[in-house]
RNA sequence: GGGGGUGUAGUGUCAGCGGUAGCACAACGGUCUCCAAAACCGUUAGCUGGGGUUCAAAUCCUCACACCCCUG
Numbered sequence: 001g002g003g004g005g006u007g008u009a010g011u012g013u014c015a016g017c018g019g020u021a022g023c024a025c026a027a028c029g030g031u032c033u034c035c036a037a038a039a040c041c042g043u044u045a046g047c048u049g050g051g052g053u054u055c056a057a058a059u060c061c062u063c064a065c066a067c068c069c070c071u072g
Stems, first nucleotide, its partner, number of pairs: 001071007010025004019055001027043005048064005
């Protein structure tokens, strides 16, 4: 240089064909307890960035960026 793949809460991840962004752990608050842990209830928090298509984009197109793999 060329080709391919992956980017979604703090972390790990799901979203057959475009139509309300979910789950688990963590964090925080509460109940329980003499205190704590565990358990239970609740809360916060997210689509890598720009542009395009569309009534509507995490999803389709495109260009970047980051990481991983293959290769001259």
Molecule: transfer RNA
Organism: Candidatus Moraniibacteriota bacterium